The RNA shown here (TPP riboswitch aptamer (THI element)) has 115 nucleotides. It matches the Rfam family "TPP riboswitch aptamer (THI element)". About the family: Vitamin B(1) in its active form thiamin pyrophosphate (TPP) is an essential coenzyme that is synthesised by coupling of pyrimidine and thiazole moieties in bacteria. Rfam links the family to the GO term thiamine pyrophosphate binding. Model confidence (mean pLDDT): 79 of 100.
RNA sequence: AACCAUUCCCCGGGGGACCGCGCCCAAGACGCGGUUGAGAGGCGGGCUUCCUGGCCCGCGACCCGUCGAACCUGAUCCGGCUGACACCGGCGUAGGGAGGGAGACGGAUAGGCCA
Repeated sequence: AACCAUUCCCCGGGGGACCGCGCCCAAGACGCGGUUGAGAGGCGGGCUUCCUGGCCCGCGACCCGUCGAACCUGAUCCGGCUGACACCGGCGUAGGGAGGGAGACGGAUAGGCCA
């Protein structure tokens, strides 16, 4: 030096659960409380003769981007635990999964030079 990395810029990926109560009943997508969590839809807009308090879009918050269990699939999975979710173990060396650039200072080692 390569390299590593805090950092910066731009870009991208992802989820929003469980429980109780109230309210609405062809109109609307609401209100309150509890649990876990980084986050449990914060703001705005739209759709819905299918009905469940449903779905979609944009922005925001949060998490994650190959050193990738963020998140998805298997999975309405299996065992434990819990009021339930969460959590723990398995599945799991499974199958997928979103990255480029800059880089002073710093780290690190190989090599070179001097004593």